[in-house]
The RNA shown here (transfer RNA) has 74 nucleotides and comes from a Candidatus Woesearchaeota archaeon. It matches the Rfam family "tRNA". It is annotated as a transfer RNA. NCBI's taxonomy places the organism under Archaea, Nanobdellati, Candidatus Woesearchaeota. It was read from a public genome assembly.
Formats: sequence, structure tokens, C1' cells
RNA sequence: AGGCUGGUAGCUCAGCUUGGGAGAGCACUAGGCUUUUAACCUAGGGGUCGCGGGUUCAAGUCCCGUCCAGCCUA
Repeated sequence: AGGCUGGUAGCUCAGCUUGGGAGAGCACUAGGCUUUUAACCUAGGGGUCGCGGGUUCAAGUCCCGUCCAGCCUA
């Protein structure tokens, strides 16, 4: 220098194929249960979907640029 994969909640990830309600588990908070804690049950909070731009009625998803991480080639 070129190529491939990934970046979404505090953490690990799904959702991308085929554009339309942003989600799961764990964690956190509150309540229940329990002598208390843990476990279990119920409810709740938490998001610039790496960043910028474009296409579209509508973008996490498509297109372009760019940053970061890993791998491969030179």
C1' cells in the first nucleotide's frame, strides 16, 4: 500500500440476506419472597446503531468517504 471481517445498552451479542415496531441474555435499580444475604418471581431505567455525507416517504440495514480493532497479501 491492497484485500477480508468486525464496531448496536455497562458487558457478550442478535437484527443486515429481503429497508419500515431498536431487541435478547447477563449486569444495574425498585418491589415481592426470605430472620438476612444469595437464589427465585415481578416491574423499571439505560442507545448519536464508530463518525460524516448521500439515496429514499422512510436507513442499524443500501451507496461513498473516514476512524478504530483483528486477520491475510505485498